[in-house]
RNA sequence: GCCCCUGUAGCUCAGCCUGGUAGAGCACGUGGCUGUUAACCACGCGGUCGUCGGUCCAAAUCCGACCGGGGGCG
Numbered sequence: 001g002c003c004c005c006u007g008u009a010g011c012u013c014a015g016c017c018u019g020g021u022a023g024a025g026c027a028c029g030u031g032g033c034u035g036u037u038a039a040c041c042a043c044g045c046g047g048u049c050g051u052c053g054g055u056c057c058a059a060a061u062c063c064g065a066c067c068g069g070g071g072g073c074g
Base pairs, nucleotide, nucleotide: 001073002072003071004070005069006068007067010026011025012024013023020057028044029043030042031041032040050066051065052064053063054062
């Protein structure tokens, strides 16, 4: 230098192909249960979807550039 994969909640990830309400588990908080804790159950909290721009009525999703991480080739 070129190519591929990847970036979404505090953490691990799904959703992207096929545009239309941003999700799950864990963690955390409150309550229930229990002699207490844990476990379990219910509810809740939590997001600039890497950044910037473009297309579109509408973008996490499509297009472009750039940045970070991983891998391959030279």
This is a predicted structure of a 74-nucleotide RNA (transfer RNA) from a Nanobdellota archaeon. The source organism's lineage runs through Archaea, Nanobdellati and Nanobdellota. Its Rfam family is "tRNA". It is annotated as a transfer RNA. Its mean pLDDT, the model's own confidence on a scale to 100, is 84.